[in-house]
Molecule: SAM riboswitch aptamer (S box leader)
Organism: marine eukaryotic metagenome
C1' cells in the first nucleotide's frame, strides 16, 4: 500500500484471577477454573496447488471451480456494542427548522493477510 473482518471452527495439560487491543460507558465471559504458555485437533482459504476460459509477441495478468501438502491466522458473543461525522430513511417534537432518539451509510482506530 492492498484486500478481508455479521460465516466458520475445541478438547487435554499447565496455571491461578482476571478476560473481552487502548481510553471511557454498557454489556458480557469467568473458581462448573480468566490470562499466558504447551500438545493435540478443527476452521478458513490470504499466500499456496490444481483444472479451465480470457486478455497478451512473451514472461505472465484476470475471472471461475475444486483442492488443502507447505507459510500465516484464527478457534465465546459483528472488531461484543457505543464513542467521530450528521450523509439517506424513519419517529418525536416543532408553525417550520434546529436539537433528541432508532435503523442503516461513511470516517477513525484496531485485527489479518500479502
Nucleotide at each position: 500500500u492492498u484486500a478481508u473482518c455479521a460465516a466458520g471452527a475445541a478438547a487435554g495439560g499447565c496455571g491461578a484471577a482476571g478476560g473481552g487491543a487502548u481510553u471511557a460507558g454498557a454489556c458480557c465471559c469467568u473458581a462448573u477454573g480468566a490470562a499466558a504458555c504447551c500438545u493435540u485437533g478443527g476452521c478458513a482459504a490470504c499466500c499456496c496447488u490444481u483444472u479451465a476460459a480470457u486478455u497478451u509477441u512473451a514472461u505472465a495478468a484476470u475471472u471461475a471451480a475444486a483442492g488443502a501438502a507447505g507459510g500465516u491466522g484464527c478457534u465465546a458473543a459483528a472488531u461484543u456494542c457505543u464513542a467521530c461525522c450528521a450523509c439517506a430513511u424513519g419517529a418525536a417534537u416543532u408553525c417550520a427548522u434546529a436539537c433528541u432518539c432508532a435503523u442503516g451509510g461513511g470516517a477513525u482506530a484496531g485485527a489479518u493477510a500479502a